[in-house]
Context: one part of a larger RNA
RNA sequence: CUGGGUGUAAAGGGAGCGUAGACGGCAUGGCAAGUCUGAAGUGAAAUGCGGGGGCUCAACCCCUGAACUGCUUUGGAAACUGUCAGGCUGGAGUGCAGGAGAGGUAAGUGGAAUUCCUAGUGUAGCGGUGAAAUGCGUAGAUAUUAGGAGGAACACCAGUGGCGAAGGCGGCUUACUGGACUGUAACUGACGUUGAGGCUCGAAAGCGUGGGGAGCAAACAGGAUUAGAUACCCUGGUAGUCCACGCCGUAAACGAUGAUUACUAGGUGUUGGGGAUUUAUAAAUCCUCGGUGCCGUCGCAAACGCAAUAAGUAAUCCACCUGGGGAGUACGUUCGCAAGAAUGAAACUC
Numbered sequence: 001c002u003g004g005g006u007g008u009a010a011a012g013g014g015a016g017c018g019u020a021g022a023c024g025g026c027a028u029g030g031c032a033a034g035u036c037u038g039a040a041g042u043g044a045a046a047u048g049c050g051g052g053g054g055c056u057c058a059a060c061c062c063c064u065g066a067a068c069u070g071c072u073u074u075g076g077a078a079a080c081u082g083u084c085a086g087g088c089u090g091g092a093g094u095g096c097a098g099g100a101g102a103g104g105u106a107a108g109u110g111g112a113a114u115u116c117c118u119a120g121u122g123u124a125g126c127g128g129u130g131a132a133a134u135g136c137g138u139a140g141a142u143a144u145u146a147g148g149a150g151g152a153a154c155a156c157c158a159g160u161g162g163c164g165a166a167g168g169c170g171g172c173u174u175a176c177u178g179g180a181c182u183g184u185a186a187c188u189g190a191c192g193u194u195g196a197g198g199c200u201c202g203a204a205a206g207c208g209u210g211g212g213g214a215g216c217a218a219a220c221a222g223g224a225u226u227a228g229a230u231a232c233c234c235u236g237g238u239a240g241u242c243c244a245c246g247c248c249g250u251a252a253a254c255g256a257u258g259a260u261u262a263c264u265a266g267g268u269g270u271u272g273g274g275g276a277u278u279u280a281u282a283a284a285u286c287c288u289c290g291g292u293g294c295c296g297u298c299g300c301a302a303a304c305g306c307a308a309u310a311a312g313u314a315a316u317c318c319a320c321c322u323g324g325g326g327a328g329u330a331c332g333u334u335c336g337c338a339a340g341a342a343u344g345a346a347a348c349u350c
Stems, first nucleotide, its partner, number of pairs: 004321003007304002012318001014201004021194003025088002028085004033081002035077008049065006091191001092188003095184004103177007110154001115149007125136002162169002206247006215241002220236004258317006266295013299306002323350003332343004
């Protein structure tokens, strides 16, 4: 390399869009590049193989046959692939009619709570813990009442509920806007699938500039604990957390399960539609399409388990794996302000 694999043993890219490429629906006609077939030429000899013969045998040598699976020219076939032409509607998309949704962006706005400030009442404690202490408090705290300021997050509803490609998205209102689903069957007529490179998005932390800063809280300080305690516990507390713009590009970015399509028992929840029947006020039963859960047959699996949301049966395309350590390291290159990211060995060793 091949073969075999990728939920948990090594292995699915964090996710999408999409270029080249690869693969591609039904039927008709043409061509004949691939494909199949006939003929001719060539495919040196020796070697090798089958048969026979000569050295006493063998090695060795000689004769003969097949073969040399190839190439070129030429005659044909037209199922499949390809290509050209004109069609089809089942794939795909558009239109029309609907309902659902924390999908996105921006602006505005609401109440509870924490903290702080001002004023009133009020007096000696408060706070915290396993127990304490640091801390706060007679300069009047904690508690309580009224008013005000400011920032951040949105209790209940709330649900293996919903939406989104993933990351993710949750008070309310408005504006703009993306996608999915159901029904219909008017339109286009294979316009499809996947996707190396490429481009875009991408939690948290971190970085740059400028704001903001209530609570929380790395670092840090103090008090405890302890043999020690650079911790766990307590009192404080700065970056940060928030906003705008720009970078970073990583996560157990997980369903540890790539995308798409088809097929393969059932049962039971839930969510968004549609249809039929009964009753017609709720609703109930049955059928059906799209999601999201649980159980389970066949089958699969080393087992655990998976099981129409497959890890089953098949097909297409991409990515990745090949003993452990060394090592996601070194070197080089690319990217980045940096932190670092991406790519990614070997010696040696077991």